[in-house]
RNA sequence: AGAGUUUGAUCCUGGCUCAGGAUGAACGCUGGCGGCGUGCUUAACACAUGCAAGUCGAACGAAGCACUUCUAAAUGAUCCUUCGGGUGAAUGAGGGAGUGACUUAGUGGCGGACGGGUGAGUAACGCGUGGGUAACCUGCCUCACACAGGGGGACAACAGUUGGAAACGACUGCUAAUACCGCAUAAGCGCACAGUAUUGCAUGAUACAGUGUGAAAAACUCCGGUGGUAUACGAUGGACCCGCGUCUGAUUAGCUAGUUGGUGAGGUAACGGCCCACCAAGGCGACGAUCAGUAGCCGGCCUGAGAGGGUGAACGGCCACAUUGGGACUGAGACACGGCCCAAACUCCUACGGGAGGCAGCAGUGGGGAAUAUUGCACAAUGGGGGAAACCCUGAUGCAGCGACGCCGCGUGAGUGAAGAAGUAUUUCGGUAUGUAAAGCUCUAUCAGCAGGGAAGAAAAUGACGGUACCUGACUAAGAAGCCCCGGCUAACUACGUGCCAGCAGCCGCGGUAAUACGUAGGUGGCAAGCGUUGUCCGGAAUUACUGGGUGUAAAGGGAGAGUAGGCGGGGCUGCAAGUCUGUUGUUAAAUCCAUCGGCUCAACCGGUGGCUGCGGCAGAAACUGUAGUUCUUGAGUGAAGUAGAGGCAGGCGGAAUUCCUAGUGUAGCGGUGAAAUGCGUAGAUAUUAGGAGGAACACCAGUGGCGAAGGCGGCCUGCUGGGCUUUAACUGACGCUGAGGCUCGAAAGUGUGGGGAGCAAACAGGAUUAGAUACCCUGGUAGUCCACACUGUAAACGAUGAAUACUAGGUGUGCGGGGACUGACCCCCUGCGUGCCGCAGCUAACGCAAUAAGUAUUCCACCUGGGGAGUACGCCGGCAACGGUGAAACUCAAAGGAAUUGACGGGGGCCCGCACAAGCGGAGGAACAUGUGGUUUAAUUCGAUGAUACGCGAGGAACCUUACCCGGGCUCAAACGACAGCGGACAGCUCUUGAAAGGGAGUCUCCGGCAACGGCCGCUGUCGAGGUGCUGCAUGGUUGUCGUCAGCUCGUGCCGUGAGGUGUCGGCUUAAGUGCCAUAACGAGCGCAACCCCCAUCUCCAGUUGCCACCGGGUCGUGCCGGGCACUCUGGAGGGACUGCCAGCGCAAGCUGCGAGGAAGGCGGGGAUGACGUCAAAUCAGCACGGCCCUUACGUCCGGGGCGACACACGUGUUACAAUGGCGGAGAACAGAGGGGAGCCACGUGGCGACACGGAGCCGAUCCCAAAAAUCCGUCUCAGUUCGGAUUGGAGUCUGCAACCCGACUCCAUGAAGCUGGAUUCGCUAGUAAUCGCGCAUCAGCCAUGGCGCGGUGAAUACGUUCCCGGGCCUUGUACUCACCGCCCGUCA
Repeated sequence: AGAGUUUGAUCCUGGCUCAGGAUGAACGCUGGCGGCGUGCUUAACACAUGCAAGUCGAACGAAGCACUUCUAAAUGAUCCUUCGGGUGAAUGAGGGAGUGACUUAGUGGCGGACGGGUGAGUAACGCGUGGGUAACCUGCCUCACACAGGGGGACAACAGUUGGAAACGACUGCUAAUACCGCAUAAGCGCACAGUAUUGCAUGAUACAGUGUGAAAAACUCCGGUGGUAUACGAUGGACCCGCGUCUGAUUAGCUAGUUGGUGAGGUAACGGCCCACCAAGGCGACGAUCAGUAGCCGGCCUGAGAGGGUGAACGGCCACAUUGGGACUGAGACACGGCCCAAACUCCUACGGGAGGCAGCAGUGGGGAAUAUUGCACAAUGGGGGAAACCCUGAUGCAGCGACGCCGCGUGAGUGAAGAAGUAUUUCGGUAUGUAAAGCUCUAUCAGCAGGGAAGAAAAUGACGGUACCUGACUAAGAAGCCCCGGCUAACUACGUGCCAGCAGCCGCGGUAAUACGUAGGUGGCAAGCGUUGUCCGGAAUUACUGGGUGUAAAGGGAGAGUAGGCGGGGCUGCAAGUCUGUUGUUAAAUCCAUCGGCUCAACCGGUGGCUGCGGCAGAAACUGUAGUUCUUGAGUGAAGUAGAGGCAGGCGGAAUUCCUAGUGUAGCGGUGAAAUGCGUAGAUAUUAGGAGGAACACCAGUGGCGAAGGCGGCCUGCUGGGCUUUAACUGACGCUGAGGCUCGAAAGUGUGGGGAGCAAACAGGAUUAGAUACCCUGGUAGUCCACACUGUAAACGAUGAAUACUAGGUGUGCGGGGACUGACCCCCUGCGUGCCGCAGCUAACGCAAUAAGUAUUCCACCUGGGGAGUACGCCGGCAACGGUGAAACUCAAAGGAAUUGACGGGGGCCCGCACAAGCGGAGGAACAUGUGGUUUAAUUCGAUGAUACGCGAGGAACCUUACCCGGGCUCAAACGACAGCGGACAGCUCUUGAAAGGGAGUCUCCGGCAACGGCCGCUGUCGAGGUGCUGCAUGGUUGUCGUCAGCUCGUGCCGUGAGGUGUCGGCUUAAGUGCCAUAACGAGCGCAACCCCCAUCUCCAGUUGCCACCGGGUCGUGCCGGGCACUCUGGAGGGACUGCCAGCGCAAGCUGCGAGGAAGGCGGGGAUGACGUCAAAUCAGCACGGCCCUUACGUCCGGGGCGACACACGUGUUACAAUGGCGGAGAACAGAGGGGAGCCACGUGGCGACACGGAGCCGAUCCCAAAAAUCCGUCUCAGUUCGGAUUGGAGUCUGCAACCCGACUCCAUGAAGCUGGAUUCGCUAGUAAUCGCGCAUCAGCCAUGGCGCGGUGAAUACGUUCCCGGGCCUUGUACUCACCGCCCGUCA
């Protein structure tokens, strides 16, 4: 940085799609380790359980516990005893006092307004940014200063009574305080009144002094202190106000009564309609109010070159909320997440009377969802609350757990290793790839595992993390690779399977039998503990264009005007400083980003330093914009003098024509059409004459002429009226340009009311046309068209081109003016404003535009953003209605489109050609038969060819064979062939037998060369090759048909075009021809045309047998029969000849014309061969060859028989006819050419009616034979189903052949069908042609040949001409076709 996709190709417009980055992600496959981050985006859904806000006994009473001490009931050891008792150790109830750095329910203090969560609401001073408070508050903290005197009365706890299931109370009584309440004191403070000074933009502020007035305090103590009260500064935190910024919708345009302002009072920490009373009627809004929808805002994050666009998870700031709604209390601070009250919903408890609760705190549960974690450890660190402190609390926080969710790092080994192993894939079978990859050998140990040591984090002690990080040792290559892609975009290819199926696909698209696009495999490519997919965002997209787009034809200029707001605006001078610019300064939180330095082994991550477009303050500059003042005339306007015009409105007048009415003349038609009919007309039309009525429109002039803003305006005259232009330069002095909304005008059609109505004419009727004809054509005909008034407000309202100004080569018309020159006219020159054409530069995708711009610039308005849906729906506005204006979405497509190019096509044009038509001749289509095809039939009727360009075609010979088809019988290394190995020495032949044959069985016989090894041949066995007329002619080669023997098809260089392409090859003339000439940005060339080749027509030369015979001779009944000859004919070789060369005319030339000359031949002399680039996926895999696929005891092969020959029918091609231009008979006489002949042609003779047979010369051929040519001539028949016609059938034969039944040809006798010239339609032929007559040949044993290919004989008619049919060529034009009109495409139905 671009790429794919509209087309046959091109350029452009334009959309769609892709490659990049990102993500709180999810899903699929896979998954080794660590670090750092991160994790309910959905139901602000509901929540079990535990925890998340307490602390202070150094404020207080009280209770409990422990200890000490005093007292002491009671028990009672020991000793004594008179046995009655005494002594009284020890224990010690109870009570008092004391101690405790023990515990705490209550009173009291501080904290529960922080921390933590969430984003529902909010479009707002909520947030961001910058200011303001002279309109404010602030607990704890800091500093300063001054104080704390003396009293009083309660309430909890507690005790008792009592209610209730409980929660929770009620009553009576007792009591303490740093709890509560007065009094005193007042340095200072507040308030009220009046004053002085200073100061501020101002309401005001500060200082000083005076009078009056108001409010305090609490104690505890270890005696160190801690705490309290008042005032004041600060700090911190908050409150309020203001400027600017902050999403979408106008299919939301008007909103607002406490609303806007004032005065006064209240309320607040404080200003304020914050609240209230009264007064005024304001306030907001197109610079978007109100309403609706959506949304927490920002630092930032993602993307981008940037400008922008998107986003607001995590971290940080602010705001809002705490089940929903409302309310206040306490307090320094709340209208309070784990406080209170009320209402509501829900859940739970209940004894039914009542109560309790609020996870959007941390875990966790259910639910929702594609989807998001542990009911963990610790207060060790950081921080918070309380406390004097110890300490307590802290799901804040620090850590751990789970998840590849993200980023970063590491590993899954390294070196060597060619027999290029095996396997796998592929193959042209040789190989190639996987691939140094593996194995093998030599090493290493990062991670993981095992063992040992072991931190920092903690300033004395104290470590959840954690035996963690890290270090060391031993050990084993072991435990650690997948995912996606491979047609193009886009890096990477083969095989098999599948066969428009299964499937793929982001776009284009792939798949219908050879798929690099489906599936699998091998291989490659990419990334890698991940890889793909999906969703979303930015980019690419200059595809909303500020940077940075457009509007003649691609989407897009409003139908037009004057004009409001707004935007923009001429020259000079002066001031100001709002914009602008410069310097400095404050702010721009931290984090992020960027630069740089440093810390974790590196990195991610973390830390240090520096910078960061905004806003504010101060100082300065004055060119430009702005603003204020002054001045100017060129922009604009006014005046004056002229001028052209279908400009507008109103009134009047005129003639031509149509129609109608009246009258006359006049008679049978008129009218209308492609042709007709409907219609009118004997009741007198049409036509014609005269008179009259009425309406509408104004011929000629008339002109890319005029006027108007556009729509539009056309007979003549008058009146009223708008605008333009020219000249002049007197006046004003920027008064200008554009113009959203609004206003006005606005063709035709249409609407309303009232007139009018001749012609024309939607609707309608009738007649035609047509398959139909609700059309085109005809005859009628109503609205309407006309007028007045009112509405509608649209058009291809177009120059498809908004308005204004300035500038930028020329040329040539035209309309209206002005000036100059000229005696004057015409003419000429200059100039202004219009209106046209051509054209340079420039522009444009091209076409084109080009001073009337689509050029170069400026200003303003309008409009566009893929096609369809759709200018549709809904809503609103307008309208009497019709309808108009505004104007979507769902869904769907990958295009839609513009300009130009090549071709093809046109019931477009021009020119030209062809047996293309026409003019002729003869046929086909009707009959019978032959043959081919379709169809049908069949065991099979083998296959192919199917418009022209298949159908007497492949087939130039189907009885067997051929033969590919069917039935039956056989063979399986095979019917034939090659290679290798082994075995055998024969196999074959012959004989017999079985059989339809092939084949089978039996018998007989039994190799060659060489000394040998071995070789040759044959057979058998095995293996590899075989064989296939099986499929694909749409995989192919080769060959062929056709357009078409049409005149075309191209190239090199140059030139033109952005390009596809064009030019050349076009134009004029000419030709059979792109044949030639002239012209020419083309000059040349190639393949075609022509010529060169062959045959025929003429002549010459050479040669002279088998041909010929003029001269000479010989011979015969006769014959070139013989000698001889080569003159002629002829044969076959070589040449000449024809070139518009000559003449005349026309023409520049090429060339054309001529009953021209000459010549055998004359304008290409006749015919053949020769077929350009290409088209039809034309034909052929069955001529042959060949890729792929398929069969292998058969889809191969051998044999016998059958079939290809069937037969209701249809078509093509032919033959024979229908007859007298003929049939039949006869005889006579002739005249060809080209061919063929040895398993052949066969003379001649004999036999047979004949086919032919039997004999038998000649000829391998200019020698002999086929071979008779036939039409011709003569006679007869006399128009008939015949003496036409010969099908069919019966009989008898001949020949070929192994064999004529299916299924041959020929001969003879007999039979004697249809058919009397053929509908629509259609074919061939332009001269030695058509027509007609016979002859030959190939194939071939024979032949179904009437076919095919050749040969000669006889031998015509017609062509005015190119309008039409068919085909073709060139030029041009239109095109939405390019598979190319057998196209494309619309509607309906399925």
Predicted 3D model of a 1390-nucleotide RNA (small-subunit ribosomal RNA) from an uncultured bacterium. Its mean pLDDT, the model's own confidence on a scale to 100, is 84. The RNAcentral record of the sequence draws on ENA.